Bacterial RNase P class A from Cryobacterium sp. PH31-L1, 381 nucleotides, folded computationally.
Rfam family: Bacterial RNase P class A. The family's RNA type in Rfam is ribozyme.
The sequence was found by an Rfam model in a public genome assembly.
């Protein structure tokens, strides 16, 4: 300088104005409580209204796809069904997440991607095409005998041998080259290639590597059913609780010979309401709630993912649901004109999205840009 991989930052600054929400602080008003000497004071005061004042979204706050805290249900049990999850070894509160390796594929390479257990437990399934999809499988070929025909070379038919050749297919029982036969064929024999089994030899381990053994040559397919490990108890902030308020209550079935808790069964534990129907009432307030398995920086420890100490700072909580609109000035890059450069002058100058219990993850979405570290290619020293 091209190309490429892989990782990281930013998500405009400042100022004015006009809006919105929490919250404090203050003025105004005051439902109502307490009090006394009760036509009347005086104190506290939910709530609304105005005012100053601090604060006020995100890397995905976003899908709700996993994992967990938390609340309630037994304390959260036990079996069966069920579900997920799968090379290994580490990490986490915990994962389906990460890290490091291994093994398979791809890429010249940096460096990607794998839904990565078991197909000699057992069952099924393998379109199309093919004779034949598995202890298969003679369609064409090859051979050999026997018949007919033929002057003959041969040719037609039978019965039988052969997986060497041909064809078909994604996939036909390793490959060469030889003996060796009627013609073949691990039927033999020599390499090579793969599976196994023993054997040493590194690894914590998946697994590597070398030896040796007996022609063993054993199709796929578990995102089919299974079979093994190893996890998993349901429902979720409308969880759960308190407070204030209205109301009206009947009728039928079921039920301590077990309702219901318990959203798959059974067992076990609790132990009295349940379920329809009409009818009637209310849908306000507080708590839960935001400081966390959080974050930064710095030291050890570890290849890393993570851990540990220590230190800093840390001001969203709405409820139909606030965080925004508008002006100016200023921006790195990049554009395009002038220009021999410097440098000048105009132009762009955001895009996904948006909290609702909390938090670690995946995944999807989507941008003006900007920085590195590797790899390859080319070119000059």
């Nucleotide at each position: 300088u091209g190309g490429g991989u892989c990782g990281g930052c930013a998500a405009g600054a400042c100022g004015g104005u006009c809006g919105c929400g929490u919250c404090a602080u203050u003025c105004g008003u005051g439902a109502g409580a307490u009090u006394u000497u009760u036509u009347a004071g005086a104190u506290c005061a939910a709530g609304c209204g105005g005012a100053u004042g601090c604060c006020g979204a995100g890397g995905a706050a976003c899908g709700u796809c996993c994992g967990g805290g938390c609340u309630c249900c037994a304390u959260a049990g036990a079996g069966c069904a069920g579900g997920a999850u799968g090379g290994u070894g580490g990490g986490u509160a915990a994962c389906a997440c990460c890290c490091a390796c291994c093994c398979g594929g791809g890429g010249u390479a940096a460096c990607c991607c794998g839904c990565g257990a078991g197909a000699c437990a057992g069952u099924g399934c393998c379109a199309c095409a093919g004779a034949a999809a598995g202890u298969a499988g003679a369609c064409c070929g090859c051979c050999a005998c026997c018949a007919g025909c033929g002057a003959g070379a041969g040719c037609u038919g039978g019965u039988g041998g052969u997986a060497a050749g041909g064809g078909u297919g994604a996939a036909a029982c390793g490959g060469u080259g030889g003996u060796g036969u009627a013609a073949g064929a691990g039927a033999c024999c020599a390499c090579c290639a793969g599976a196994g089994g023993c054997c040493a030899g590194g690894g914590u381990g998946a697994c590597c590597u070398g030896g040796u053994c007996g022609g063993c040559u054993u199709g796929g397919u578990a995102a089919a059913c299974c079979u093994c490990g190893u996890c998993c108890g349901g429902a979720g902030c409308a969880a759960g609780g308190u407070c204030a308020g209205a109301c009206a209550g009947a009728a039928a079935g079921c039920g301590u010979u077990g309702a219901g808790g318990c959203g798959g069964c059974u067992c076990g534990c609790c132990g009295a309401g349940c379920u329809u129907u009409c009818g009637g009432g209310u849908a306000g307030a507080c708590c839960g709630c935001u400081a966390g398995a959080g974050g930064g920086c710095u030291g050890c420890g570890g290849c890393a993912a993570c851990g540990u100490a220590g230190u800093c700072a840390c001001g969203a909580g709405a409820u139909a649901g606030a965080u925004g609109g508008c002006c100016g000035u200023c921006g790195a890059c990049g554009g395009u004109g002038u220009g021999c450069a410097a440098a000048c002058a105009c132009c762009c100058g955001a895009a996904c999205a948006g909290a609702a219990c909390c938090c670690g993850g995946c995944g999807u979405a989507a941008u003006a840009g900007c920085c590195g570290g590797c790899c390859c290619a080319u070119u000059c020293c």